[in-house]
Predicted 3D model of a 469-nucleotide part of an RNA (small-subunit ribosomal RNA, 3' major domain) from an uncultured prokaryote.
Context: one part of a larger RNA
RNA sequence: UGACGGGGGCCCGCACAAGCGGUGGAGCAUGUGGUUUAAUUCGAAGCAACGCGCAGAACCUUACCAACCCUUGACAUCCUAGGACAACUCCAGAGAUGGAGCCUUCCUUCGGGACCUAGUGACAGCGGUGCUGCAUGGCUGUCGUCAGCUCGUGUCGUGCGAUGUUCGGUUAAGUCCGGCAACGAGCGCAACCCCUGCCAUUAGUUGCCAUCAUUUAGUUGGGCACUCUAGUGGGACUGCCGGUGUCAAACCGGAGGAAGGUGGGGACGACGUCAAGUCAUCAUGGCCCUUAUGGGCAGGGCUACACACGUGCUACAAUGGCCGGUACAGAGGGUUGCCAGCCCGCGAGGGUGAGCUAAUCCCAAAAACGCUGCCUCAGUUCGGAUUGGAGUCUGCAACUCGACUCCAUGAAGUCGGAAUCGCUAGUAAUCGCGGAUCAGCAUGCCGCGGUGAAUAUGUUCCCGGGCCU
Numbered sequence: 001u002g003a004c005g006g007g008g009g010c011c012c013g014c015a016c017a018a019g020c021g022g023u024g025g026a027g028c029a030u031g032u033g034g035u036u037u038a039a040u041u042c043g044a045a046g047c048a049a050c051g052c053g054c055a056g057a058a059c060c061u062u063a064c065c066a067a068c069c070c071u072u073g074a075c076a077u078c079c080u081a082g083g084a085c086a087a088c089u090c091c092a093g094a095g096a097u098g099g100a101g102c103c104u105u106c107c108u109u110c111g112g113g114a115c116c117u118a119g120u121g122a123c124a125g126c127g128g129u130g131c132u133g134c135a136u137g138g139c140u141g142u143c144g145u146c147a148g149c150u151c152g153u154g155u156c157g158u159g160c161g162a163u164g165u166u167c168g169g170u171u172a173a174g175u176c177c178g179g180c181a182a183c184g185a186g187c188g189c190a191a192c193c194c195c196u197g198c199c200a201u202u203a204g205u206u207g208c209c210a211u212c213a214u215u216u217a218g219u220u221g222g223g224c225a226c227u228c229u230a231g232u233g234g235g236a237c238u239g240c241c242g243g244u245g246u247c248a249a250a251c252c253g254g255a256g257g258a259a260g261g262u263g264g265g266g267a268c269g270a271c272g273u274c275a276a277g278u279c280a281u282c283a284u285g286g287c288c289c290u291u292a293u294g295g296g297c298a299g300g301g302c303u304a305c306a307c308a309c310g311u312g313c314u315a316c317a318a319u320g321g322c323c324g325g326u327a328c329a330g331a332g333g334g335u336u337g338c339c340a341g342c343c344c345g346c347g348a349g350g351g352u353g354a355g356c357u358a359a360u361c362c363c364a365a366a367a368a369c370g371c372u373g374c375c376u377c378a379g380u381u382c383g384g385a386u387u388g389g390a391g392u393c394u395g396c397a398a399c400u401c402g403a404c405u406c407c408a409u410g411a412a413g414u415c416g417g418a419a420u421c422g423c424u425a426g427u428a429a430u431c432g433c434g435g436a437u438c439a440g441c442a443u444g445c446c447g448c449g450g451u452g453a454a455u456a457u458g459u460u461c462c463c464g465g466g467c468c469u
Base pairs, nucleotide, nucleotide: 007469008468009467010466011465012464013463015459016458019423020422021421022420023419026314027313028312029311030310031309032308033307034305035304042053043052064300065299068296069295070294077124078121079119080118081117082116083115088101089100090099091098092097105114106113107112127289128288130287131286132285136283137282138278139277140276141274143272148187149186150185151184152183153182154163155162156161167178168177169176193266194265195264196263198234199233200232201231202230203229204228207224208223209222212221213220237260240254241253242252243251244250316416321375323373324372325371326370332363333362334361337356338355341352342351343350344349382413387408388407389406390405391404392403393402429451430450431449432448433447434446435445
């Protein structure tokens, strides 16, 4: 000087408390450990690994296994020779591959070049998801959006160093004010950026429809008021009033206002910590392999299953289940695509076929809910696992190993021990919708809106953090 303390003081945070809903018990989905296996590829390991890399393992992916093949190689540069190569057809083969047939390029300054094939060679080289994240770059997590971390000059101290940054107030904040041997400054905080909430203005198609006509329908004429769209501006600053306070910073209350004290949300992450993570995104030093630790290929595996854990979904029901009628979103996606309407099928779906490169057409039905009617009371008309049968779709191909539909079957489960998690408002809870990946496959992830609570006396205690001592 720091760090630590079951030392002290002050102060924060869904940290506790006050509440609401879960997990832990069941079935299933998914990840991991373990075990098994020819292989179950590899990485991630308290918080900060475990629905994580994987925004999607039938083949491919794929790195793993056993089999069959290749050896200047699947890929790049150089050398030599040739003019074809490719595509197509046939044969052998699981395929890779091997053999046969067919076929005979373009540019040119006429030197040659492009492209392709074959060969040859190197103690040139290519290749490696082989090792080392404790050799590294880059990127990332984390403490933590916590309020801190430093510097110049001056002063003090023999010096390490201190001061400033401490102190009194105040703040979300090293935020600001006052004081002070300090005076200033930098990186952080805040603001500048984006979305959202109010208004004005510009513009009016594909959007809208108050007035006037018209129609099955904003459909058409018409209009651009309104909604909306998307550009430009305004608006909030403790600005005004009262009180408290040191005539301060600021705090409390009020007015006006769409909004009030950072309005709500996002992006943004200081100096550093964990030799944190990643050599398997990529790049890269060193080491290692070089007829193999490289390359090709069909098949299998990553999907195994006495078990253990994490994260989820569905439930155990009457605030419910089933059947029928009726209503209201937002944000997205679409030409190898989205697919209206009509016909067929109980259905998944099939056939036909208009529109749309989209404010125009389509996906598209929002669902809870509200109103209304009906049925029924217990392992049930709850719950849907599992299993049998029959099918649909995608795809070369659903056996290992896809999703979905119909008929039948109808398991555990009656609210979950110790323990433990999330959340302070349009939040929790609950309800559906969309997207990326993607041929197909979502209970995961990323978004979107609908309905919409309870509680916070407070800081003694648990956890984490800040300042002083």